[in-house]
RNA sequence: AGGUCUGUAGCACAAUUGGCUAGUGCACCGGUCUCCAAAACCGGGGGUUGGGGGUUCGAGUCCCUCCAGACCUGCCA
Numbered sequence: 001a002g003g004u005c006u007g008u009a010g011c012a013c014a015a016u017u018g019g020c021u022a023g024u025g026c027a028c029c030g031g032u033c034u035c036c037a038a039a040a041c042c043g044g045g046g047g048u049u050g051g052g053g054g055u056u057c058g059a060g061u062c063c064c065u066c067c068a069g070a071c072c073u074g075c076c077a
C1' cells in the first nucleotide's frame, strides 16, 4: 500500500433477510429473606446500534466516506 471481517447498555451477545416502543444473560441499584452478608426470589435504571452523509413512507440491517480493532498478501530497511 491492497484485500477480507468485526464495531449494538459497564462486559458477553441477540434482533426472523428493511416494518410495532432495539432485547437476553451477567454486572449495577432497590426490595423480600438473614443477627449481618452471600445465595435464591421479585422489581428497576441504563443505548447518538463506532462518527458523518445518503437512499427509502420506514435503516441496527442497504450505499458512500472516515475512525478503531483482527486477519491475509505485498513493498522498503
Stems, first nucleotide, its partner, number of pairs: 001073007010026004019057001028044005050066005